[in-house]
Context: one part of a larger RNA
RNA sequence: ACGAACGCUGGCGGCGUGCCUAACACAUGCAAGUCGAACGGACUUUAUGGAAUAGCUUGCUAAGAAGUAAAGUUAGUGGCGGACGGGUGAGUAACGCGUGGGCAAUCUACCCUCAUGACCGGGAUAACAUCGGGAAACUGGUGCUAAUACCGGAUAAGCUUUAGCAAAGGCAUCUUAGCUAAAGGGAAGGAAGCCUCUGGAAACAAGCUACCGCAUAAGGAAGAGCCCGCGUCCCAUUAGCUAGUUGGUAGAGUAAGAGCCUACCAAGGCGACGAUGGGUAGCCGGCCUGAGAGGGUGACCGGCCACACUGGGACUGAGACACGGCCCAGACUCCUACGGGAGGCAGCAGUGGGGAAUAUUGCGCAAUGGGGGGAACCCUGACGCAGCAACGCCGCGUGAGCGAAGAAGGCCUUCGGGUCGUAAAGCUCUGUCAAGAGGGAAGAAGUCUAGAAGGUAAAGAGCCAACUAGGUGACGGUACCUAAAGAGGAAGCCCCGGCUAACUACGUGCCAGCAGCCGCGGUAAUACGUAGGGGGCGAGCGUUGUCC
Numbered sequence: 001a002c003g004a005a006c007g008c009u010g011g012c013g014g015c016g017u018g019c020c021u022a023a024c025a026c027a028u029g030c031a032a033g034u035c036g037a038a039c040g041g042a043c044u045u046u047a048u049g050g051a052a053u054a055g056c057u058u059g060c061u062a063a064g065a066a067g068u069a070a071a072g073u074u075a076g077u078g079g080c081g082g083a084c085g086g087g088u089g090a091g092u093a094a095c096g097c098g099u100g101g102g103c104a105a106u107c108u109a110c111c112c113u114c115a116u117g118a119c120c121g122g123g124a125u126a127a128c129a130u131c132g133g134g135a136a137a138c139u140g141g142u143g144c145u146a147a148u149a150c151c152g153g154a155u156a157a158g159c160u161u162u163a164g165c166a167a168a169g170g171c172a173u174c175u176u177a178g179c180u181a182a183a184g185g186g187a188a189g190g191a192a193g194c195c196u197c198u199g200g201a202a203a204c205a206a207g208c209u210a211c212c213g214c215a216u217a218a219g220g221a222a223g224a225g226c227c228c229g230c231g232u233c234c235c236a237u238u239a240g241c242u243a244g245u246u247g248g249u250a251g252a253g254u255a256a257g258a259g260c261c262u263a264c265c266a267a268g269g270c271g272a273c274g275a276u277g278g279g280u281a282g283c284c285g286g287c288c289u290g291a292g293a294g295g296g297u298g299a300c301c302g303g304c305c306a307c308a309c310u311g312g313g314a315c316u317g318a319g320a321c322a323c324g325g326c327c328c329a330g331a332c333u334c335c336u337a338c339g340g341g342a343g344g345c346a347g348c349a350g351u352g353g354g355g356a357a358u359a360u361u362g363c364g365c366a367a368u369g370g371g372g373g374g375a376a377c378c379c380u381g382a383c384g385c386a387g388c389a390a391c392g393c394c395g396c397g398u399g400a401g402c403g404a405a406g407a408a409g410g411c412c413u414u415c416g417g418g419u420c421g422u423a424a425a426g427c428u429c430u431g432u433c434a435a436g437a438g439g440g441a442a443g444a445a446g447u448c449u450a451g452a453a454g455g456u457a458a459a460g461a462g463c464c465a466a467c468u469a470g471g472u473g474a475c476g477g478u479a480c481c482u483a484a485a486g487a488g489g490a491a492g493c494c495c496c497g498g499c500u501a502a503c504u505a506c507g508u509g510c511c512a513g514c515a516g517c518c519g520c521g522g523u524a525a526u527a528c529g530u531a532g533g534g535g536g537c538g539a540g541c542g543u544u545g546u547c548c
Stems, first nucleotide, its partner, number of pairs: 001546002004544005011396006017389002019354001024352003028349003033080003038077002041074008053062004087307003096232008106224003111220003115216003119153004128143006159184007167176003189212002192209003198205002233279003240270003245267007282304004286297004309330005332343004360386001362385003368382001369380004399429004409420004433489001437482003443475001448470004454464003492537005497518003503532005513520002
């Protein structure tokens, strides 16, 4: 010094920290969704609408289908997100990490800037309907339909490929918004408002306005991939290792260089400057210690890496070889109608087990941050809080003043006395904390609603918007403040032979016991046990473990 544990003890608060062991197995709930302003349906409500039908007084009443419009809900198609955030440290001695560089060998969704464009067509398919199979999980056939789903064509660049010319530069291959030619290669709409322009008699949209998207190109921001120098534990009682091995040529492959992979050719490559093998281990910023050098360590927080029941594999995608996606194999658990299926807490809680040992199956999205959405909003065990634990650090309290040559009582005694000791009692005060009462936050600014200067625009549409008003808190009736009462509710632990601060009495008699080292105990033990006294620390004190 500690992520500690154990023993005795324990009043309060603030801030932190809390499975170091079995990367053992997991019941249950929650932890990733969202968009109806991409699409077709289905359903609900309201308004309108009035068919069939019924009653009869034959033109009225009841009843309310189809259709239309609006608002809402959402199973499916589609988009974006599930590659972030959260966990763990198994593996890894490695370009894994740290540090400094390189890519003239690369990619990058969303975001920002700038530019150009968005033309003409087509065929399906879920949902749905219907018929089947299956215990279930689920699944097959037929028929219909939509799209920002899918496909074809056009146009097309500073993009891609190839060839040629010229210049500049560099790092060897080369690079560069120079020029020419050929070939290749895109797109999608949605919803709001308006009548200035176009069309139209008007309504309106094909027109206009602003918004969200789409395609292509260039740049940025941020992120990622690859390569290199140097550094990175122990064993030589591990001395030789290597066949895609080392290099070349040609190709495959990738976003991209490369034996990364393949074919052929050559025979190389590494090693006492420690190869290979074995053991151990995630690495770092940091943290602990130390005057420093150094030594130890890698919990919490932050960066990187690796993993997600074990092993393997790819798919989708800008990004994965993907913790809560898919497929295969294996072990294990569960369901089964025995044909077949389902699952993966090293997410948050929680359970069993292991262990000396480590917490609630809590509240909330109010804040911060993230995903989706135009927004309202939805989701968020990230996070913010609360609960448990003296586990740690820090702060506070358990009272203050006066009070006897000194009560009682305890202990010791040379029996005179000494000591506990101003300690208590008593008197006078204070009121922290706790308990009860009253008041009561900051954390909140935004979004939004109403108004609104101004901007955009043809516009008194729409959209954006300074400002004004309204409104939003899990924690929490918490923090904090106030008044009243009342010393009341709050002290222990270890030690006293030397080291080392603190001594006597009794008991015991090498016994019982103590002990970190030296050592104590065999009849006066300051060392064992108890008591009185004393010393140290104090809501803690000791012991054990580990590091310096």
Predicted 3D model of a 548-nucleotide part of an RNA (small-subunit ribosomal RNA, 5' domain) from an uncultured Bacillota bacterium. Model confidence (mean pLDDT): 83 of 100.